[in-house]
Molecule: transfer RNA
Organism: uncultured Methanobrevibacter sp.
RNA sequence: UGGCUGGUGACUCAGUCUGGCAGAGUGUCGCCCUUACAAGGCGAAAGUCAAGGGUUCAAAUCCCUUCCAGCCAA
Numbered sequence: 001u002g003g004c005u006g007g008u009g010a011c012u013c014a015g016u017c018u019g020g021c022a023g024a025g026u027g028u029c030g031c032c033c034u035u036a037c038a039a040g041g042c043g044a045a046a047g048u049c050a051a052g053g054g055u056u057c058a059a060a061u062c063c064c065u066u067c068c069a070g071c072c073a074a
Base pairs, nucleotide, nucleotide: 001073002072003071004070005069006068007067010026011025012024013023020057028044029043030042031041032040050066051065052064053063054062
């Protein structure tokens, strides 16, 4: 320098191909259960979907540029 893959709650990831309410598990908090703790049950909070721009009635998703991480080639 070029190519490929990835970036989504605190963490690990799905969703993207085929545009239409942003989700799961773990974790955190509250309540129940217990003499108490753990386990278990119920509920809640927590996201500028890496950044900017474009297309569209509508973008995490499509297009362009940039940043970051990994891999490959030179």